The prediction has a mean pLDDT of 81.
The RNA shown here (transfer RNA) has 72 nucleotides and comes from a bacterium.
It was read from a public genome assembly.
It matches the Rfam family "tRNA". Rfam describes the family as follows. Transfer RNA (tRNA) molecules are approximately 80 nucleotides in length. Rfam classes the family as a transfer RNA.

């Protein structure tokens, strides 16, 4: 200093243009004598930030920040 790849919730993690699954967990509920296991609800509306394209952006283009890998 060049190329890649990644960056969503407390954590993993999908999703790649039409108002973001799912698992763990964390809350609240129903059963239980009392818990444990089940089961129901609820939990991102600043999807790293910012600028643009666009009717519309997590998603496409810059630009910066940060994490890992390569190459010099």
């Nucleotide at each position: 200093g060049g190329c890649c790849g990644g960056g969503u919730a407390g954590c993993c993690a999908a999703g790649u243009g039409g108002u973001a699954a799912g698992g763990c967990g964390a809350g609240g509920g129903u059963c239980u004598g009392c818990a444990a296991a089940a089961c129901c609800c609820u939990u991102a509306u600043u999807c790293a930030g910012g600028a643009g394209u666009u009717c519309g952006a997590u998603u496409c283009u810059c630009c910066u920040c940060c994490c890992g890998g390569c190459c010099u």